[in-house]
Molecule: transfer RNA
Organism: Wansuia hejianensis
Formats: sequence, C1' cells, structure tokens
RNA sequence: CGGAACAUAGCUCAGUGGGAGAACAACUGUCUUAUACACAGCAAGUCCCAGGUUCGAUUCCUGGUGUUCCGA
Repeated sequence: CGGAACAUAGCUCAGUGGGAGAACAACUGUCUUAUACACAGCAAGUCCCAGGUUCGAUUCCUGGUGUUCCGA
C1' cells in the first nucleotide's frame, strides 16, 4: 500500500427486515453453624459511530473508528 473477517449484557457467543436472546459470572432467596455445591428467581445492552434505503434496520448499502488475519 492492497484485500478479507469481526465489533451485540461483566465475559464467551447466537440472532439473514417487525419479539433483542443463551450459557457462565454478579446479585437475591432456599439449603448449611458458616462457606462451597445444588435449586429457584431478579437485574443488566443507545446491538462501535455517522449517514442512507425502507412503513419498519442489530440485520441491507456507504463512509469512519478499533481489533485480527492474508498478500506485497
């Protein structure tokens, strides 16, 4: 310099146009002398940023930012 992939909850990730989700972690409760384990429950996200298309965008298009990889 050229090309590609990825960015969604604290972490790891799913989600191909209309409901934002799972496991783990955290918190609360039960259990225990207490902790842990187990069980039950609650909460937590401006879906990286901006613009566009659309009745409607996490999803499609453009640009930007960051990370990783490939080539030179």